Transfer RNA from a Thermoprotei archaeon, 73 nucleotides, folded computationally.
It was read from a public genome assembly.

Order: sequence, then structure tokens, then C1' cells
RNA sequence: GGGGCCAUGGGCUAGCAUGGUAGGCUACGUGGCUUGGGCCCACGGGACUGGAGUUCAAAUCUCCGUGGCCCCA
Repeated sequence: GGGGCCAUGGGCUAGCAUGGUAGGCUACGUGGCUUGGGCCCACGGGACUGGAGUUCAAAUCUCCGUGGCCCCA
């Protein structure tokens, strides 16, 4: 220098082909249970890498960046 892939709550991950307003696990908080702790149960807050475009509607499609990984030279 060229090519490919990836980026989603504190952590991990599904959803992306076919656009309809984001699910799960873990962690955390509150309550219940317990003499207390743990386990277990219920509830709660928390996220789409930045910008632009298309659209009634974008995590999803398109373009330009950022970061990371891999391959070729």
C1' cells in the first nucleotide's frame, strides 16, 4: 500500500440476509425468604463506535470516518 471481517448496558451475547422502535445471561440496586450469610424468588435502572444520506420509520440499507483483528505484498 491492497483486501476481508468485527464494533449492541459495567462484562458477555442474540437480533442485521427480509427496516416496524432491542431480547437473554452475568454483575449491580430494592424487596421477599433466612437468626445472619449464601442459595432461591419478584421487581428495577442501564446499550446499538461517530457523522451524513435514503425512508412514514434505521441496530438493520447506502456513503464517509474512528478503533480492533486477520490475510497478501